[in-house]
RNA sequence: UGUCCAUCCAGAGCGGCCGAGAGACCCGGCUCGACGACGCCGCAGCAACCCGCGCCCACGGCGCAGGGUGCUACCGCCGGGACCGAUGGGAG
Numbered sequence: 001u002g003u004c005c006a007u008c009c010a011g012a013g014c015g016g017c018c019g020a021g022a023g024a025c026c027c028g029g030c031u032c033g034a035c036g037a038c039g040c041c042g043c044a045g046c047a048a049c050c051c052g053c054g055c056c057c058a059c060g061g062c063g064c065a066g067g068g069u070g071c072u073a074c075c076g077c078c079g080g081g082a083c084c085g086a087u088g089g090g091a092g
Base pairs, nucleotide, nucleotide: 001092003090004089005088006087007086008085013043014042015041016040017039021032022031023030025081026080027079028078029077044072045071046070049068050067051066052064053063054062055061056060076084
């Protein structure tokens, strides 16, 4: 980076830095934000997609949470639109 498969109404915060917008894009809303949002870093946590381990009625199911990811406002915030978006894994 395109493609295929699966998932997206659950869950999870404290510090430090930054300094004005943020919630992917567009439109209309609605929320969050100088009582410092968003973003970055540290630690912590949530979760269970892949690896690993154990059990079972074994094309899978149920657990654990060591490793790889991911995630930690609001139903992917709501509605509409568009070659929609995000995460994981496979063969490239």
Source information
SAM riboswitch aptamer (S box leader) from Pseudonocardia terrae, 92 nucleotides, folded computationally.